A computed fold for a 72-nucleotide RNA from Zenion sp., annotated as transfer RNA. Lineage of the source: Eukaryota > Opisthokonta > Clupeocephala > Neoteleostei > Zenion. The gene name in the source record is trnG. Its Rfam family is "tRNA". Gene Ontology term of the family: triplet codon-amino acid adaptor activity.
């Protein structure tokens, strides 16, 4: 050059088109405890961008961004 594939919270993941976007971890307060650790409880914080379809889009469609694979 072509071709696929992926992008959701600090981070690693989930979520048949029906919506209250969850799960581990980490940070951060309180609790426990003589103190730490562990544990318990709460708080933070996110759908790559931009339009289309749809009644209804994190999902579907198109274009852009970024990222990995394969071929030449």
């Nucleotide at each position: 050059a072509u071709u696929u594939u992926u992008u959701u919270a600090g981070u690693a993941c989930a979520a048949c088109a029906g919506a209250a976007a969850g799960u581990a971890u980490a940070u951060g307060u309180g609790g426990c405890u003589u103190c730490c650790a562990a544990c318990c409880a709460c708080a933070c914080g996110g759908c790559c961008u931009u339009g289309g379809u749809u009644u209804a889009a994190a999902u579907c469609c198109a274009a852009g961004a970024a990222a990995a694979a394969a071929u030449a």